[in-house]
RNA sequence: GCCGCACGCUGGGGGUGGCCCGCACGCGCGGGCCUGAGACAUACCCCUUGAACCUGAUCCGGGUCGUACCGGCGGAGGAAAGCGCAUGAACCCCAAG
Numbered sequence: 001g002c003c004g005c006a007c008g009c010u011g012g013g014g015g016u017g018g019c020c021c022g023c024a025c026g027c028g029c030g031g032g033c034c035u036g037a038g039a040c041a042u043a044c045c046c047c048u049u050g051a052a053c054c055u056g057a058u059c060c061g062g063g064u065c066g067u068a069c070c071g072g073c074g075g076a077g078g079a080a081a082g083c084g085c086a087u088g089a090a091c092c093c094c095a096a097g
Stems, first nucleotide, its partner, number of pairs: 001091001007084004011047004016041001017034007053078003059072004
């Protein structure tokens, strides 16, 4: 000079499914397994630089026991922020040793 990332604090947003077994056989409860950051954790992910998450969607093609997963829809429509760290880091330039 450039940058405002990363991290932290406070506040906020969000998701919780599939398969199997037992009980109940109406809602549901318990256990095991799978994927995942997270399957109800005082956790996890995300907060406009926004594919966290929601809608379309009980969507379409592939795939799986099934969910997961891959591609499409689609950068389509929505979606939650301030402060500190900072007389600062990385990076770049110049000069001297």
Predicted 3D model of a 97-nucleotide RNA (TPP riboswitch aptamer (THI element)) from Nannocystis sp. Its mean pLDDT, the model's own confidence on a scale to 100, is 76.